This is a predicted structure of a 72-nucleotide RNA (transfer RNA) from a Sneathiellales bacterium. The sequence was found in a public genome assembly. The coordinates come from a structure-prediction model, not an experiment, and the mean pLDDT is 81.
């Protein structure tokens, strides 16, 4: 330099045009003599940035930024 994949909650990831989810972690409660385990409730993300398409974009297109891989 060229090509491809990825960027969503503290972490690991789903979601593929129609009001953002799960597991773990965190907070409160139940259960126990007390822990652990288990159960219930809750908080937490303007979805990497900008532009475009659309009635509507996390999702499609383009440009950047960052990460990973391949080729040279």
């Nucleotide at each position: 330099g060229c090509c491809g994949c990825c960027g969503u909650a503290g972490c690991u990831c789903a979601g593929a045009g129609g009001u953002a989810g799960a597991g773990c972690a965190c907070u409160c409660c139940c259960u126990u003599g007390g822990u652990a385990a288990g159960g219930g409730a809750g908080a937490g993300g303007u979805c990497c940035g900008g532009a475009g398409u659309u009635c509507a974009a996390g999702u499609c297109u383009c440009c950047g930024c960052g990460g990973c891989g391949g080729c040279a």
It matches the Rfam family "tRNA". Rfam describes the family as follows. Transfer RNA (tRNA) molecules are approximately 80 nucleotides in length.